[in-house]
Context: one part of a larger RNA
Molecule: large-subunit ribosomal RNA, domain II
Organism: Klebsiella pneumoniae
RNA sequence: ACCGGCGAGUUAUCCUUGCAUGCGAGGUUAAGCAGACAAUGCGGAGCCGCAGCGAAAGCGAAUCUUAACAGGGUGUUAAGUAUGCAGGGAUAGACCCGAAGCUGUAGUGAUCUAGUCAUGAGCAGGUUGAAGGUUGGGUGAUUCCAACUGGAGGACCGAACCGACCCUCGUUGAAAAGCUGGCGGAUGACUUGUGAUUAGCGGAGAAAUUCCAAUCGAACGCAGCGAUAGCUGGUUCUCCCCGAAAUAGCUUUAGGGCUAGCGUUGGGUGAAACUUGAUGGAGGUAGAGCACUGAAUUCAUGCGGGUGGCAUCUAGCCAUACCAAUUGAAAUCAAACUCCGAAUGCCAUGAAGCAAUACCCGGCAGUCAGACUGCGAGUGAUAAGGUCCGUGGUCAAAAGGGAAACAGCCCAGAUCAUCAGAUAAGGUCCCAAAAUCUAUGCUAAGUGGGAAAGGAUGUGGAGACGCAUAAACAGCUAGGAGGUUGGCUCAGAAGCAGCCAUCCUUGAAAGAGUGCGUAACAGCUCACUAGUCGAGUAUCUCUGCGCCGAAAAUUUACCGGGGCUAAGCAUAGUACCGAAUCUAUGGAUUUGAUGCAAAUCAAGUGGUAGGGGAGCGUUCCGGACCGCAUUGAAGCGAUACCGUAAGGAGUCGUGGAGCGUCCGGAAGUGAGAAUGCCGGU
Numbered sequence: 001a002c003c004g005g006c007g008a009g010u011u012a013u014c015c016u017u018g019c020a021u022g023c024g025a026g027g028u029u030a031a032g033c034a035g036a037c038a039a040u041g042c043g044g045a046g047c048c049g050c051a052g053c054g055a056a057a058g059c060g061a062a063u064c065u066u067a068a069c070a071g072g073g074u075g076u077u078a079a080g081u082a083u084g085c086a087g088g089g090a091u092a093g094a095c096c097c098g099a100a101g102c103u104g105u106a107g108u109g110a111u112c113u114a115g116u117c118a119u120g121a122g123c124a125g126g127u128u129g130a131a132g133g134u135u136g137g138g139u140g141a142u143u144c145c146a147a148c149u150g151g152a153g154g155a156c157c158g159a160a161c162c163g164a165c166c167c168u169c170g171u172u173g174a175a176a177a178g179c180u181g182g183c184g185g186a187u188g189a190c191u192u193g194u195g196a197u198u199a200g201c202g203g204a205g206a207a208a209u210u211c212c213a214a215u216c217g218a219a220c221g222c223a224g225c226g227a228u229a230g231c232u233g234g235u236u237c238u239c240c241c242c243g244a245a246a247u248a249g250c251u252u253u254a255g256g257g258c259u260a261g262c263g264u265u266g267g268g269u270g271a272a273a274c275u276u277g278a279u280g281g282a283g284g285u286a287g288a289g290c291a292c293u294g295a296a297u298u299c300a301u302g303c304g305g306g307u308g309g310c311a312u313c314u315a316g317c318c319a320u321a322c323c324a325a326u327u328g329a330a331a332u333c334a335a336a337c338u339c340c341g342a343a344u345g346c347c348a349u350g351a352a353g354c355a356a357u358a359c360c361c362g363g364c365a366g367u368c369a370g371a372c373u374g375c376g377a378g379u380g381a382u383a384a385g386g387u388c389c390g391u392g393g394u395c396a397a398a399a400g401g402g403a404a405a406c407a408g409c410c411c412a413g414a415u416c417a418u419c420a421g422a423u424a425a426g427g428u429c430c431c432a433a434a435a436u437c438u439a440u441g442c443u444a445a446g447u448g449g450g451a452a453a454g455g456a457u458g459u460g461g462a463g464a465c466g467c468a469u470a471a472a473c474a475g476c477u478a479g480g481a482g483g484u485u486g487g488c489u490c491a492g493a494a495g496c497a498g499c500c501a502u503c504c505u506u507g508a509a510a511g512a513g514u515g516c517g518u519a520a521c522a523g524c525u526c527a528c529u530a531g532u533c534g535a536g537u538a539u540c541u542c543u544g545c546g547c548c549g550a551a552a553a554u555u556u557a558c559c560g561g562g563g564c565u566a567a568g569c570a571u572a573g574u575a576c577c578g579a580a581u582c583u584a585u586g587g588a589u590u591u592g593a594u595g596c597a598a599a600u601c602a603a604g605u606g607g608u609a610g611g612g613g614a615g616c617g618u619u620c621c622g623g624a625c626c627g628c629a630u631u632g633a634a635g636c637g638a639u640a641c642c643g644u645a646a647g648g649a650g651u652c653g654u655g656g657a658g659c660g661u662c663c664g665g666a667a668g669u670g671a672g673a674a675u676g677c678c679g680g681u
Base pairs, nucleotide, nucleotide: 001681002680003679004678005677006676011092012091013090014089015088016087017086018085019084020083021082022081023080026048027047028046032042033041034040052059053058062074063073064072065071095234096233098231102224103223104222105221107220108219114198115197116196117195118194119193120192121191122190123188125157126156127155128153132149133148134147135146136145137144161185162184163183165182166181169178200216202212203211204210209218237615238614239613240612241611242610247260248259249258250257251256261367262366263364264363265362266361267360268359269358274353275352276351278349279348280347281346287340288338289337293334294333295332297330298329299328300327304323305322306320307319308318309317310316370395371394372393373392374391375390376389378387379386400411401410402409415587416586417585418584420583421582422581426577427576428575429562430561431560435574437573438572439571440570441569442568448564454548455547458545459544460543461542462541463540464539466537467536475532476531477530478529479528481505482504483503486500487499488498511526515524516523588605589604590603591602592601593600594599616670618667619666620665621664622663623662624661626660627659628658635654636653637652638651639650641648642647
């Protein structure tokens, strides 16, 4: 891991609601006795109801408060009770399994390990050479010197032995701590045998929360004990009807509760609900506005202040390219501004539609982690698959089609069957069902099939305003002059550093000069004019589709792919495809209406938590003037039968002794999950 078996809402008492039955202003017995361990009889103690009010005495359809005959509070009007069954609750382990822990015990443990005690044992070999001693030397005598002797040491090297510093291997190991190779101690605070001793609120500890039998921040066994678990997991047959919530308030509350909201079910009221349009209302949002409150800009005005000047006796006067109140003019801004002010929504009235809800009284719940998306706000950075509200939708609890794939987007809500038809969103070249459809344009960028500020004679459309056969625009040829080097400034300043002025003349035209240039001149050029040429040309605005801006990490990779110049984009149109939608045909079932019934008609029949209803099957028991079975029961195997399902038969084989049907009753009553338990493989 698989297979098989076992495995979870029970029982007792009481309360409450519903249903059934009996009796009914009453209902009923309990223990006990009798009796078949019965039914039943006896048993009336007790319980509930028939009257309440008051703290009570007490009074009583009233009573309490009170001085009260007032007022007020609670009552007076409604049938109960006993038993059974079912839903729920309370008390008990109370659906099952699961803690870590707490407490108790003259409980069990020092065969592991720590310390201690008693008694024993062990330490190859090789070094070093302390004290002391002897002999000699030396001295007045000691100290002292040399050689030899001697054999000390938590001394040295290194096996056994004890340990465990490093790496490897091992890591479902050979091993619940090992192996290879190195490594530390190795006469000592050494190692070790045997026996004994210290016990859990404790012992021991060269001290690490270390050890006390592979267990230690408090051992183990048993008991309290089925501790408790607002937590996790699991909770076993079928079909039918309805079908939520993830919110509010309170909570030592926030992943738990309680009440309300939303679901279901029984009863009642009897159309109240909902939708649409009409009428009448309340309101201060969007927008708008500046009349208030504030903010903010310009101009005018210029209180007041600053600065400067004149005067300084105490005064004062003048100026002001400074700041600036107020007032006026103009043009703005506001969630906490409003002279104004919608659309929606809300309330009411009376209509219509729809035939469906709504409200009240009871039983039973579940829900209190919500998610994304459109719209309106806050918060954040007008960030987030962010967060928090409001208002819709979908998912949750919804399958089907589309979006390549894709809970929350678009379409659409699956009762069942069909090798029938029509459609939705979305599509119709191939993958791949259906148009290589029709008409008119646009795009050349593979734009389509990713992006901004910004940039550009890309190209289409609409418009405005100039110039132009009296010749425009562009090109080419020619002119572009004189007073004059204007005045000033300056070393110089001559059109062209700078300042001022910017005239006159000749002319077809020509600036006291557009740019380059020179030290300054010179030189080139432009404005402007003529000629040549011969038809459009210059500028601006709005708009469609494109271009650049455009760099990312395994592989093209920003059309699902192929591929496409339409098979791209825009507008208009016709046809077709396309879903569990709709239709058609047949069947099932729920509710309602009609009906005596059969039946017909109408509306339904996705579904988690959850509520309600109807059934199947298992074991045992009672009953039936019911059955089957060695001519083969149960069980097991095979099988094309029946039923909407759980399930039920028949036949054959196997098996070898019990089993079933109907009507009822009672439960150790249904297995796939609980890191379930036991067994097998």